[in-house]
Notes:
A computed fold for a 76-nucleotide RNA from an Actinomycetota bacterium, annotated as transfer RNA. The coordinates come from a structure-prediction model, not an experiment, and the mean pLDDT is 81. It matches the Rfam family "tRNA". By type it is a transfer RNA.
């Protein structure tokens, strides 16, 4: 400068044909124990990178544009 992938909860990721944003593991409670771990139970915890469009509706689809990782080129 080009192409592919990604970007969701504090971590790792799921998320279908565009129709309720999950789940695991960390946090917090309470239960179990003599305590602790482990186990059970339940709570919190989300500008779905950013701005726009389209739709009755967007995480999902279009555009810019940030940002990782990855891979291709060309001038001088």
């Nucleotide at each position: 400068g080009c192409c592919u992938g990604g970007g969701u909860a504090g971590c790792u990721c799921a998320g279908u044909c565009g129709g309720c944003a999950g789940a695991g593991c960390a946090g917090c409670g309470c239960a179990u124990u003599c305590g602790u771990a482990a186990u059970g139970c339940g709570c919190a915890g989300g500008u779905c990178g950013u701005g726009g469009g389209u739709u009755c509706a967007a995480g999902u689809c279009c555009c810019a544009c940030c940002u990782c990782a990855g891979g291709c080129u060309c001038c001088a």